[in-house]
RNA sequence: UCUAAUAUACCCCAAACCUGUUGUGAAGCAGGGACGGAAAGCCAUGGGUCUCGUCAUUAGAGAUCGCCUGGUUGCGAGA
Repeated sequence: UCUAAUAUACCCCAAACCUGUUGUGAAGCAGGGACGGAAAGCCAUGGGUCUCGUCAUUAGAGAUCGCCUGGUUGCGAGA
């Protein structure tokens, strides 16, 4: 520098649910807890789903990166 498939090692993250808390809400944060994950690290680029708005709908704003895609960074191994 490339691959980034993945045996092993060192590990890492943490679903549902419960408690507290923030928010109109989707949902977020903290603690407990482990369903799972080789990027379940980060980014909301293009889609999907969800929320608000609206009589309804459109425009718009927001949520979800543990839905897919894309970008980017990292660990181990190999060349």